[in-house]
Context: one part of a larger RNA
RNA sequence: AACGAACGCUGGCGGCGCGCUUAACACAUGCAAGUCGAGCGCCUUGGGCCUUCGGGCCGAAGGAGCGGCGCACGGGUGCGUAACGCGUGGGAACCUGCCCUGGGGCUCGGGACAACGGCGGGAAACUGCCGCUAACACCGGCUACGGCCGUCUCGCGAGAGGCGGCGAAAGGUGUCUUUGGGCACCGCCCUGGGAUGGGCCCGCGUCCGAUUAGGUAGACGGUGGGGUAACGGCCCACCGUGCCUGCGAUCGGUAGCCGGUCUGAGAGGAUGAUCGGCCACACUGGGACUGAGACACGGCCCAGACUCCUACGGGAGGCAGCAGUGGGGAAUCUUGGACAAUGGGGGCAACCCUGAUCCAGCGACGCCGCGUGGGUGAUGAAGGCCUUCGGGUUGUAAAGCCCUUUUUCCGGGGACGAUGAUGACGGUACCCGGGGAAUAAGCACCGGCUAACUCCGUGCCAGCAGCCGCGGUAAGACGGAGGGUGCUAGCGUUGUUC
Numbered sequence: 001a002a003c004g005a006a007c008g009c010u011g012g013c014g015g016c017g018c019g020c021u022u023a024a025c026a027c028a029u030g031c032a033a034g035u036c037g038a039g040c041g042c043c044u045u046g047g048g049c050c051u052u053c054g055g056g057c058c059g060a061a062g063g064a065g066c067g068g069c070g071c072a073c074g075g076g077u078g079c080g081u082a083a084c085g086c087g088u089g090g091g092a093a094c095c096u097g098c099c100c101u102g103g104g105g106c107u108c109g110g111g112a113c114a115a116c117g118g119c120g121g122g123a124a125a126c127u128g129c130c131g132c133u134a135a136c137a138c139c140g141g142c143u144a145c146g147g148c149c150g151u152c153u154c155g156c157g158a159g160a161g162g163c164g165g166c167g168a169a170a171g172g173u174g175u176c177u178u179u180g181g182g183c184a185c186c187g188c189c190c191u192g193g194g195a196u197g198g199g200c201c202c203g204c205g206u207c208c209g210a211u212u213a214g215g216u217a218g219a220c221g222g223u224g225g226g227g228u229a230a231c232g233g234c235c236c237a238c239c240g241u242g243c244c245u246g247c248g249a250u251c252g253g254u255a256g257c258c259g260g261u262c263u264g265a266g267a268g269g270a271u272g273a274u275c276g277g278c279c280a281c282a283c284u285g286g287g288a289c290u291g292a293g294a295c296a297c298g299g300c301c302c303a304g305a306c307u308c309c310u311a312c313g314g315g316a317g318g319c320a321g322c323a324g325u326g327g328g329g330a331a332u333c334u335u336g337g338a339c340a341a342u343g344g345g346g347g348c349a350a351c352c353c354u355g356a357u358c359c360a361g362c363g364a365c366g367c368c369g370c371g372u373g374g375g376u377g378a379u380g381a382a383g384g385c386c387u388u389c390g391g392g393u394u395g396u397a398a399a400g401c402c403c404u405u406u407u408u409c410c411g412g413g414g415a416c417g418a419u420g421a422u423g424a425c426g427g428u429a430c431c432c433g434g435g436g437a438a439u440a441a442g443c444a445c446c447g448g449c450u451a452a453c454u455c456c457g458u459g460c461c462a463g464c465a466g467c468c469g470c471g472g473u474a475a476g477a478c479g480g481a482g483g484g485u486g487c488u489a490g491c492g493u494u495g496u497u498c
Stems, first nucleotide, its partner, number of pairs: 001497003005494005012370006018363002020328001025326003029323003034069003039066002042063004047058004076281003085206007094198002099194007107141004116131006147166008171186006207253003214244003219241008256278004260271004283304005306317004334360001336359003342356001343354004373403004383394004408435006417425001442487005447468003453482005463470002
């Protein structure tokens, strides 16, 4: 000098930040990811019109289901990891939904499964059988410029050409209509390019221990294959015997890394909270499924520990999301408001969702700003303390008088943020008027280092102390008082780093 601090005493206001560093301990409750009726069929409840009384048409609200997109983002944590994890600079054998841009296309058919109806099982969670049904769900056929595979020819090559084979699709809404369809918008399929995002490889850098000296069998390389979006011993068969290591392998310990942050004249040292980038993890361990993307925090399966329900047969759960609870701890907040803004998901849109976010609440935890009044006022009041008893000091300090109104209180107006509408914050900030010095000062220290001295008490006691050291009868060092010094809504102490 610094701090995500804590503790003691004290505490007026505002702005901006920050707030479980410990048990990646366990979690009650609520909320944190949905949305689309302009993909599809159905159920329930209302309304209007027509009716041959069978029903038909139009329109509304709600519900689950099939289907689409999203749920791989955003948010949390730092367990693990000494590693191509991260940082930096390169590389080639790759993928990329939505988005932008270019080219081409959207034809003919089919069979199902939910919902629903019927009959069952179960305490529940749930679940079985039979039957019906729609689609942008699923399947088959046609077509294929370009695409993929094989093969042949030409070319040194990049590549060009021929032949054979393989592989697509979906509609919806609005409007017009001569009911054939046209147009517009949103979509669908194939393919080229881009953008963005990502996977992979390499050089260099990246803590401590040698009281860890040898380590290694898919181990190192080759051939052929499998696998992947892709290279590769990634995996496999066979062959060779290599490969790493004193420039520290292996083993053990510790640790997320960086931009940065703190300190320092710098070099360096220490550190990695908040904010930003990357990584890893999601009760513990393992696994795959779906998908453009996951081996998936609020998805699935298996095993385990734990908690809960149970009719004992069987089931349910995962706050390292936001708030909140217990526990641990010196120690760290509200079970708040709003989608108004910014951003995200879905939707043509209206809009819906969003504990991301924006705000508010609590905490002097930090930084910054402001205030607790200003002027005048000497017989230098009273009181306190000291005294050589003359006086000195507290001290212009107080009182008194004259002012002011930041803050505060009362009343009124009242935003920017929102280029039209929409404001949680908020009747907030701010402005105007009014009242009244009114509502607002403490903490540590005073032996030397180190700025600030006397009296009383105590008597090696009680105690102080960062170091030196004080205290055994006049203690400037203990305790109190008066006075003083230093900081000030803080001041000290402790801890840690330089």
RNAcentral holds the full RNA, with entries from ENA, Greengenes and SILVA.
A computed fold for a 498-nucleotide part of an RNA from an uncultured bacterium, annotated as small-subunit ribosomal RNA, 5' domain.
It matches the Rfam family "Bacterial small subunit ribosomal RNA".